[in-house]
RNA sequence: GGGCCGCUAGCUCAGUUGGGAGAGCGCCGCCUUUGCACGGCGGAGGUCAGGGGUUCGACUCCCCUGCGGUCCA
Numbered sequence: 001g002g003g004c005c006g007c008u009a010g011c012u013c014a015g016u017u018g019g020g021a022g023a024g025c026g027c028c029g030c031c032u033u034u035g036c037a038c039g040g041c042g043g044a045g046g047u048c049a050g051g052g053g054u055u056c057g058a059c060u061c062c063c064c065u066g067c068g069g070u071c072c073a
Stems, first nucleotide, its partner, number of pairs: 001072007010025004019056001027043005049065005
């Protein structure tokens, strides 16, 4: 320098006709307990890496940029 893969909640990750943004763990509250843990119920938490384009509509398709991984030279 080039190819490919990845970037979504605090962490690890789902998200296929393009139309609802989600799960587990963690966190907060309540219940339960003498107390803690476990368990049950509820809740908060997101510029979907950034910018642009296509589209009625983009996490999703296209282009550029950044970061990480991997392979080739």
Predicted 3D model of a 73-nucleotide RNA (transfer RNA) from an Actinomycetota bacterium. It matches the Rfam family "tRNA". Rfam classes the family as a transfer RNA.